A computed fold for a 71-nucleotide RNA from Candidatus Adlerbacteria bacterium GW2011_GWA1_54_10, annotated as transfer RNA. Its Rfam family is "tRNA". The family's RNA type in Rfam is transfer RNA. The sequence was found in a public genome assembly. The coordinates come from a structure-prediction model, not an experiment, and the mean pLDDT is 81.
[in-house]
RNA sequence: CGGGCUGUAGUACACCGGUAGUAUGCGUGCUUUGGGAGCACGAGAACUGGGUUCGAUUCCCAGCAGCCCGA
Numbered sequence: 001c002g003g004g005c006u007g008u009a010g011u012a013c014a015c016c017g018g019u020a021g022u023a024u025g026c027g028u029g030c031u032u033u034g035g036g037a038g039c040a041c042g043a044g045a046a047c048u049g050g051g052u053u054c055g056a057u058u059c060c061c062a063g064c065a066g067c068c069c070g071a
Stems, first nucleotide, its partner, number of pairs: 001070007010024004018054001026042005047063005
């Protein structure tokens, strides 16, 4: 310098045009002598900026970051 892949809760992963879910973690309550385990409830997230669309996490473009390949 060129090419490819990825970017979503604290962490690890789903979903892929119609309003984002699971596990674990966190908080509250119940249970327990207490702790742990269990149960219920709750908070918490689409890398950034544009474009297309009635509507974008999803599609397109540019950028940023990480990983890989080549030179």